This is a predicted structure of a 94-nucleotide RNA (c-di-GMP-I riboswitch aptamer) from Peribacillus glennii.
RNA sequence: AUCUGAAAAAGGCAAAUCCGUUGAAAGGCGGAGACGCAAAGCCAUGGGUCUGUCGUUGGUGCUACAAGCCAGCUAUGAUCGCCAAGCUGCCGGA
Numbered sequence: 001a002u003c004u005g006a007a008a009a010a011g012g013c014a015a016a017u018c019c020g021u022u023g024a025a026a027g028g029c030g031g032a033g034a035c036g037c038a039a040a041g042c043c044a045u046g047g048g049u050c051u052g053u054c055g056u057u058g059g060u061g062c063u064a065c066a067a068g069c070c071a072g073c074u075a076u077g078a079u080c081g082c083c084a085a086g087c088u089g090c091c092g093g094a
Stems, first nucleotide, its partner, number of pairs: 002094004012037002017032006035081001041087002045084003048079003055073006
């Protein structure tokens, strides 16, 4: 340096849930808490998935228009503990 493994040793991270906070929401952040994780470290580049503010289409509404309500589409928002790629890393073996 490359491949590989988590038995050991040193450690690390932290699901669900609860509380607070933030956001239109998905979600994020902090505290408690551990389901699990050999990259469950970083990164939103390619997919997948989630949400739908703004926007837009239709319906309804009404004499008509509008407001309002309902439904669909919609990412520039989110997710790295969904997958892949990229970067970095402790220990052991070859």
The organism belongs to Peribacillus, within Bacteria.